[in-house]
């Protein structure tokens, strides 16, 4: 330096968690990487830390260390959201009640406060209109015979002269039906800026006369007292998102450097 047969080792590793501890088995990442059993009221192990059986590779692309990158979780930190428990002499806002003050506002000499007088509103009773339903009016229609009138034809009575009853037909009416309905009547009420009398009554609203400047503003502010339902406040506690040139780890990749044994040539 060449071959050939071994060994070590390797055929995936990683975060959380779960544990004295270590690995597995379920979740995650990464990205592809022999098979079989075993395992969450677990399994197999002991700092060389799955353990049982089989199978390939095997000293390098592959095994072993280091330094870079950085996937991706977990811890600490800021902030922001959303939810949950507790409080309070809740000094801030909603809320609720007070009338105290006059910063402020609104009415008032085109008359304020007070006083008188009279309406309305409210309640009874009597009308009026208006509507509405009936009835009365009126038009039309309305009986096969058991309605009326006139009765052709035909019957009936008579010797005859006359005389009866009547269908159909026309005409005309009777409950009855429908159409109108100004006017009249009777009756009715979710009808009226109608009238007239009487009652309540002082709670709103208007109005006249006297009078001569005040009167209002829990609803404007300030106060003063409450409540504990909401927000805010404190002080816990869960979960999401985002931001760290904080932290321990860390697969893939990338880079250097490392590692045997025998036996022929």
């Nucleotide at each position: 330096c060449c071959g050939u047969g071994c060994u070590a080792g390797g055929c995936g590793g990683g975060g959380a968690g779960c544990c004295a501890g270590c690995g597995g088995u379920g979740c995650c990442c990464u990205g592809u990487a022999c098979c079989c059993g075993c395992a969450a009221u677990c399994c197999g192990c002991u700092u060389c830390a799955g353990c049982g059986g089989g199978g390939c590779c095997g000293a390098a692309u592959c095994c072993c260390c280091g330094c870079c990158c950085u996937c991706g979780g977990c811890c600490c930190u800021c902030g922001g959201c959303c939810g949950u428990g507790c409080g309070g002499u809740u000094a801030g806002c909603c809320c609720c009640g007070c009338a105290g003050c006059g910063g402020g506002g609104g009415c008032g000499c085109u008359g304020a406060a007070g006083g008188u007088c009279g309406g309305g509103u409210c309640c009874c009773g009597c009308g009026c209109g208006a509507c509405g339903u009936c009835a009365a009016c009126u038009c039309g229609u309305g009986a096969a015979c058991c309605c009326g009138g006139u009765c052709a034809g035909g019957u009936c009575c008579g010797g005859a002269a006359g005389g009866a009853a009547g269908c159909a037909g026309c005409c005309g009416u009777a409950a009855g039906c429908g159409g109108g309905c100004a006017c009249u009547g009777a009756c009715g009420g979710g009808c009226g800026c109608c009238g007239c009398g009487g009652g309540a009554g002082u709670g709103c609203c208007g109005g006249g006369c006297c009078g001569g400047a005040g009167c209002c503003c829990a609803g404007c502010g300030c106060g003063c007292g409450g409540a504990a339902g909401g927000c805010g406040c404190g002080c816990g506690u869960g979960g999401c998102c985002g931001g760290g040139u904080g932290g321990a780890c860390a697969a893939a990749g990338g880079c250097g450097g490392g590692u045997g044994c025998a036996c022929g040539g």

Description:
This is a predicted structure of a 265-nucleotide RNA (Bacterial large signal recognition particle RNA) from an Acidobacteriota bacterium. It matches the Rfam family "Bacterial large signal recognition particle RNA". Rfam describes the family as follows. The signal recognition particle (SRP) is a universally conserved ribonucleoprotein involved in the co-translational targeting of proteins to membranes. By type it is a non-coding RNA gene. Of the family's consensus pairs, 89% are formed in the model. NCBI's taxonomy places the organism under Bacteria, Pseudomonadati, Acidobacteriota.